[in-house]
RNA sequence: GCCCUCGUGGCCUAGCGGUAUGGCGUUACCUUGGUAAGGUAAAGGUCGGGAGUUCAAAUCUCCCCGGGGGCU
Numbered sequence: 001g002c003c004c005u006c007g008u009g010g011c012c013u014a015g016c017g018g019u020a021u022g023g024c025g026u027u028a029c030c031u032u033g034g035u036a037a038g039g040u041a042a043a044g045g046u047c048g049g050g051a052g053u054u055c056a057a058a059u060c061u062c063c064c065c066g067g068g069g070g071c072u
Base pairs, nucleotide, nucleotide: 001071002070003069004068005067006066007065010024011023012022018055026042027041028040029039030038048064049063050062051061052060
């Protein structure tokens, strides 16, 4: 220098054009003499940054940043 792959709440993860899924964790309540476990509910993400295509983009295209792998 070139090619491939990944980047999504605090952490892990689903998504493959129609406004983001689940788990862990957190908070509140229920339960208990109390704690843990269990149950119910809630908060928390403008999807690495920017531009473009589209009625509509996490998803497609381009540039850039970062992690991993490969080739010379």
Transfer RNA from a Nanobdellota archaeon, 72 nucleotides, folded computationally. Its Rfam family is "tRNA".